[in-house]
The RNA shown here (transfer RNA) has 87 nucleotides and comes from a Candidatus Saccharimonadota bacterium. The coordinates come from a structure-prediction model, not an experiment, and the mean pLDDT is 80.
RNA sequence: GGAGAGGUGACCGAGUGGUUGAAGGUGCCGCUCUCGAAAAGCGGUGUGCCGGCAACGGUACCGAGAGUUCGAAUCUCUCCCUCUCCG
Numbered sequence: 001g002g003a004g005a006g007g008u009g010a011c012c013g014a015g016u017g018g019u020u021g022a023a024g025g026u027g028c029c030g031c032u033c034u035c036g037a038a039a040a041g042c043g044g045u046g047u048g049c050c051g052g053c054a055a056c057g058g059u060a061c062c063g064a065g066a067g068u069u070c071g072a073a074u075c076u077c078u079c080c081c082u083c084u085c086c087g
Stems, first nucleotide, its partner, number of pairs: 001086007010026003018070001027045006046061006063079005
């Protein structure tokens, strides 16, 4: 230099146009159970911005940016990063 695969929440990972911030799992927090723990069960748990005393509410975000579309994590283009193969 060429070809291919991939990048989704703290981590793993599904979703390949339509109530999907987004399944499921792990981790963490709380509760139940227990004499107490472990295990198990239940609930919660991302970040930015705006509003709010707070609780909370709204909105945006699927590597970054642009495009197509009524609608994009999903399709197209450019760039960044990781892995594999070829030279």
Its Rfam family is "tRNA". Rfam classes the family as a transfer RNA.